[in-house]
Context: one part of a larger RNA
RNA sequence: UUGGGUGUAAAGCAUUUGUAGGUGACUUUUUAAGUCCUUCGUUAAAUCCCAGGGCUCAACCCUGGACAGGUAGGAGAAACUACCAAGCUUGAGUACAGUAAGGGGAGAGGAAAUUUCCGUUGGAGUGGUGAAAUACGUAGAGAUCGGAAAGAACACCAACGUCCAAAGGACUCUAUUGGGCCGACACUGACACUAAGAGACGAAAGUUAGGGGAGCGAAUAGGAUUAGAAACCCAGUAAUCUUAGUCAUAAACGAUUGAUACUAGGCAUUGUGCGUAUCGAACCAUGUAGUUCUGUAGCUAAUUCUUUAAGUAUCCUGCCUUAGGACUACAUUCGCCAGAAUGAAACUC
Numbered sequence: 001u002u003g004g005g006u007g008u009a010a011a012g013c014a015u016u017u018g019u020a021g022g023u024g025a026c027u028u029u030u031u032a033a034g035u036c037c038u039u040c041g042u043u044a045a046a047u048c049c050c051a052g053g054g055c056u057c058a059a060c061c062c063u064g065g066a067c068a069g070g071u072a073g074g075a076g077a078a079a080c081u082a083c084c085a086a087g088c089u090u091g092a093g094u095a096c097a098g099u100a101a102g103g104g105g106a107g108a109g110g111a112a113a114u115u116u117c118c119g120u121u122g123g124a125g126u127g128g129u130g131a132a133a134u135a136c137g138u139a140g141a142g143a144u145c146g147g148a149a150a151g152a153a154c155a156c157c158a159a160c161g162u163c164c165a166a167a168g169g170a171c172u173c174u175a176u177u178g179g180g181c182c183g184a185c186a187c188u189g190a191c192a193c194u195a196a197g198a199g200a201c202g203a204a205a206g207u208u209a210g211g212g213g214a215g216c217g218a219a220u221a222g223g224a225u226u227a228g229a230a231a232c233c234c235a236g237u238a239a240u241c242u243u244a245g246u247c248a249u250a251a252a253c254g255a256u257u258g259a260u261a262c263u264a265g266g267c268a269u270u271g272u273g274c275g276u277a278u279c280g281a282a283c284c285a286u287g288u289a290g291u292u293c294u295g296u297a298g299c300u301a302a303u304u305c306u307u308u309a310a311g312u313a314u315c316c317u318g319c320c321u322u323a324g325g326a327c328u329a330c331a332u333u334c335g336c337c338a339g340a341a342u343g344a345a346a347c348u349c
Base pairs, nucleotide, nucleotide: 003321004320005319006318007303008302012317015200016199017198021194022193023192026087027086028085031082033081034080035077036076038074039073041071042070043069049065050064051063052062053061054060091191092188093187094186096183098181099180103177104176106174107173108172109171110154114150115149116148117147118146119145121143125136126135162169163168206246207245208244209243210242211241215240220235222233223232258315259314260313261312262311265294266293268291269290270289271288272287273286275284298305323348324347331342332341333340334339
């Protein structure tokens, strides 16, 4: 490489937009590139294969014949792919009418708690632990009541619920902005799917320069325990918050790439539609788009999955090919750094 695979054994890029490329609905027409049929030339001889013949046989030698495959020219077929032209509406999209939501980035407002500060009452402990001590406190702590300030996070509602491409998103309100779904069926008429390279976004931690700093808390100092103690306690810097950059990684997980079609059911739930019912809701019946659970056929090494497939098929793409060495070395690209990406071999089993 082929073949076979990719939830858990090696293997789906963290996610998405989209270029080249690959693939692509229905009907009719054209052409004849692919495709199919036919004919002809060529593809040296020897060799191989087949039929004869010659060395006593054989190996060996001689004579004759032929296939497959390749390639060039000519004649033809027109189903499929492609091309040309015209159409169609189911795929896709636009407009219209509704609708749900912690979707995004802004602005404004809020209540509880915590800490600090100021004052009231009060007068000896508080705090912490397995037990203590460090620590705080008669310069009045802790407790209590009143006031002020600050920063961060938003109880209940809250759910097996909801939104977003993923990362992720929740106090309330306002304006603004993106996407989804349902309905009716007006318009466009294949405009589609996937996607190498490329672009965008990307938790936490880290990093650069400002701001901010209540609580918490890597590092660090102290107190204990202990043979030793990074663990427990008292403090506490960076960080955590924010603005503008940077970084580009996570068990970035559903460990499951995306799209389309098909293949028993059942319970529940969210959005939306229709019928029925009603004062209205609920009930009942039914469609559609999601989300849990259960389960038949089927699949699977098993576990399990099962209309949200890991079933049955098609298309595109990434990746895997024993373990270690090795998410390494060298080199290149990117980065302020930290490092990231690409990524071997010797050797060992």